[in-house]
Context: one part of a larger RNA
Molecule: small-subunit ribosomal RNA, 5' domain
Organism: uncultured bacterium
RNA sequence: AAUGAACGUUGGCGGCGUGGAUUAGGCAUGCAAGUCGAACGCGAAAGUCUUCGGACUAGUAGCGUGGCGAAAGGGGUAGUAAUGCAUGGGCAACUUACCUCCAGGCAGGGGAUAUACGGCGGAAACGCCGGGCAAUACCCAAAAGCGUCGGAUGACGGCAUCGUCGACCGAUGAGAGGGUUACCGUCUGGAGAGAGGCUCAUGUCUUAUCAGCUUGUUGGUGAGGUAAUGGCUCACCAAGGCUACGACGAGUAGGGGGCGUGAGAGCGUGGCCCCCACCAUUGGGACUGAGACACUGCCCAGACUCCUACGGGAGGCUGCAGUCGAGAAUCUUCGGCAAUGGGCGAAAGCCUGACCGAGCGACGCCGCGUGGAGGAAGAAGGCCCUCGGGUUGUAAACUCCUGUUGGGGGGGACCAUAAUGAGGAAUCCCCUGAGGAAGCACGGGCUAAGUUCGUGCCAGCAGCCGCGGUAAGACGAACCGUGCAAACGUUAUUC
Numbered sequence: 001a002a003u004g005a006a007c008g009u010u011g012g013c014g015g016c017g018u019g020g021a022u023u024a025g026g027c028a029u030g031c032a033a034g035u036c037g038a039a040c041g042c043g044a045a046a047g048u049c050u051u052c053g054g055a056c057u058a059g060u061a062g063c064g065u066g067g068c069g070a071a072a073g074g075g076g077u078a079g080u081a082a083u084g085c086a087u088g089g090g091c092a093a094c095u096u097a098c099c100u101c102c103a104g105g106c107a108g109g110g111g112a113u114a115u116a117c118g119g120c121g122g123a124a125a126c127g128c129c130g131g132g133c134a135a136u137a138c139c140c141a142a143a144a145g146c147g148u149c150g151g152a153u154g155a156c157g158g159c160a161u162c163g164u165c166g167a168c169c170g171a172u173g174a175g176a177g178g179g180u181u182a183c184c185g186u187c188u189g190g191a192g193a194g195a196g197g198c199u200c201a202u203g204u205c206u207u208a209u210c211a212g213c214u215u216g217u218u219g220g221u222g223a224g225g226u227a228a229u230g231g232c233u234c235a236c237c238a239a240g241g242c243u244a245c246g247a248c249g250a251g252u253a254g255g256g257g258g259c260g261u262g263a264g265a266g267c268g269u270g271g272c273c274c275c276c277a278c279c280a281u282u283g284g285g286a287c288u289g290a291g292a293c294a295c296u297g298c299c300c301a302g303a304c305u306c307c308u309a310c311g312g313g314a315g316g317c318u319g320c321a322g323u324c325g326a327g328a329a330u331c332u333u334c335g336g337c338a339a340u341g342g343g344c345g346a347a348a349g350c351c352u353g354a355c356c357g358a359g360c361g362a363c364g365c366c367g368c369g370u371g372g373a374g375g376a377a378g379a380a381g382g383c384c385c386u387c388g389g390g391u392u393g394u395a396a397a398c399u400c401c402u403g404u405u406g407g408g409g410g411g412g413a414c415c416a417u418a419a420u421g422a423g424g425a426a427u428c429c430c431c432u433g434a435g436g437a438a439g440c441a442c443g444g445g446c447u448a449a450g451u452u453c454g455u456g457c458c459a460g461c462a463g464c465c466g467c468g469g470u471a472a473g474a475c476g477a478a479c480c481g482u483g484c485a486a487a488c489g490u491u492a493u494u495c
Base pairs, nucleotide, nucleotide: 001494002493003492005491006490007489008488009487012368013367014366015365016364017363018361019360025324026323027322029321030320031319034068035067036066039065040064041063042062047056048055049054075279076278077277084204085203086202087201088200089199090198091197094196095195096194099192100191101190102189103188104187105186108140109139110138117130118129119128120127121126146173147172148171149170150169151168153166154165155164156163157162177184178183205251206250207249212242213241214240217239218238219237220236221235222234223233224232254276255275256274257273258269259268260267261266281302282301283300284299285298304315305314306313307312332358334357335356336355340354341352342351343350344349371401372400373399374398381392382391383390384389405436406432407431408430409429410428411427414424415423439484440483441482442481443480444465445464446463450479451478452477453476454475460467461466
C1' cells in the first nucleotide's frame, strides 16, 4: 500500500460499487420457457333471455395434433496439469436451424393417429380396448434443372494424398399450404455472415524421499464408424512408442483478459465484469434434433426424501428469493417488463427472478455535514501548583448571523417517446430553525503527544527493545495532549 474480509468500540447524510470465500451439505413454499387460431381437429360451463324447442355466451375458455423455441439466457468451480487455456497457423479431412443475396420448382395420389366419444383397470401416478375424424403430421410418386455417387474425359492450377472449371453415360434424392389478398410459408441448388468440429507449433504449478513407463501400446494393410481426419473401433501383420530437455506416478489447481504490490525486474493472486472450458443428487446410457449425450427432457442403477389402499408411485434450488446445518462470516420468500436484450407470432401481443429497479449491511471508495463572526488579562467547575499562580480557554455563557444538511410545502428537465415510467430524480423556489448529527486509538524509545493519584515483580502491559519488587512519563484512573475522523483500532493474508 492492498482485501469479496472478520472482530471490538462508535455511528449523521448522499452517490457509485459490492456482499455464502466454509458443506459441489440437505431443502418446505412461490416463481425462473414458452408461444403460434394467418398449420389442424374437437369444443364447454357459469350466467342472461326464452314461444321451453332453444338462443346468446362462443367457435370464446379449454383439450390434443403440428411448427418453432426449450442446446440460448441464468448458476457454480466439483473435476481437469491437458481431451483444458493463451498466442499463432492448418483443414486439398468438415458441419451449420434461424438471417441475407442469387438461380429454379411447388402439377398428382394414399393410409393412419392424438385429444374427444363408448367400455374397462388402478388408492394414486397413469394405463388398456373399441369404433371413428384432420392437417404445413406421415407415406407413395411425374418432368426439367440442380446436387450426391460411380465410370470415362478435356483445360487450368497446386500443397504429397490432390484442387477448380466444363461437356458425356449410369444410379439416386424433395416438396405444403395458409391468408384479413398486404403477404407469410414450403422444396432444391449456390454464395455470404456469424457459429461450431478437428488438427499443428510454442507456453502453462510442486515433487526424483516417484526412474523407468506402455500391448490398442507404436506403425502398417483392409474394413467399420463419423459431418470429417485418425487405433476412434475391429481383423491381420510388424515390434515398435515415450523417457534426466524428467516419461510414469503422487500432490495441488479451472485457464486467460486482468487484479494487488513494486522505480522496475519480479513476487502474489484469478472475487465482481468479459472470453474459453467443465459440471448440474451420484454413476452409466442413448433418443430427439441444425445443434445435446441435454440444470428446471428420457431410460437404467445407487444413496437420500416424500405419498401409498402395501400392489405401487413421486422428487432433484451449483436459477431468483427463502430455510436448516456447519461457520469468525456474507442480504429481501420485494416491484416491474417502463428501458436493453431474448423466445414465439404477419401483427396486436404473450412469456422472460435475463435484465432494469427498490430493500438490507460503514463491506469498500468518494463527497458533504455536525455551524459562522464577535466575545475576558480570562466566569463557574475540573486538573496541577513552589499557594503567587498556571491550564482547560475564545472554549462556554452572551450578542449578531447563515441555512449546507435535516423537517414541511411547491415547481421540474430527463431515463421515452407517435404512445407506454416499475422505479428514480438532477435542479430551482418558499417556510422552519443552531436546532437532530463525534468518536476511536495512542502519549518510555522506534513514533507525533505528559503530569498527578492508585498499585507495589502484585494486578497488569507488550509489535520489538522491554516496563512493574513504595516517589512507575511503560500497569489502572483522572486531567491534559497527539493522530486520524463517520470512523478508529485489532486480527488474518499478499507485495